[in-house]
Transfer RNA from a Candidatus Berkelbacteria bacterium, 72 nucleotides, folded computationally. The sequence was found in a public genome assembly. The organism belongs to Candidatus Berkelbacteria, within Bacteria. Its Rfam family is "tRNA". By type it is a transfer RNA.

């Protein structure tokens, strides 16, 4: 200095054009004499950013930014 891939909940991830899910983990009530366990219900994310296309973008295209990985 190039090419790829990837960025979404505190974590690890799904969602691939109609307005964001799941699993853990956190809260609270519930079963126990408690504790582990298990049930019920909850808070929590303007989806790296900033443009663009669109009737609508986490989703498609452009710059950047961080990361991973290859070549030089």
């Nucleotide at each position: 200095g190039g090419g790829c891939c990837c960025g979404u909940a505190g974590u690890u991830c799904a969602g691939c054009g109609g307005u964001a899910g799941a699993a853990u983990g956190c809260c609270u009530c519930c079963a126990u004499g408690g504790c582990a366990u298990g049930g019920a219900g909850g808070a929590g994310g303007u989806c790296c950013g900033c443009g663009g296309u669109u009737c609508g973008a986490a989703u498609c295209c452009g710059c950047g930014c961080g990361g991973g990985u290859c070549c030089a």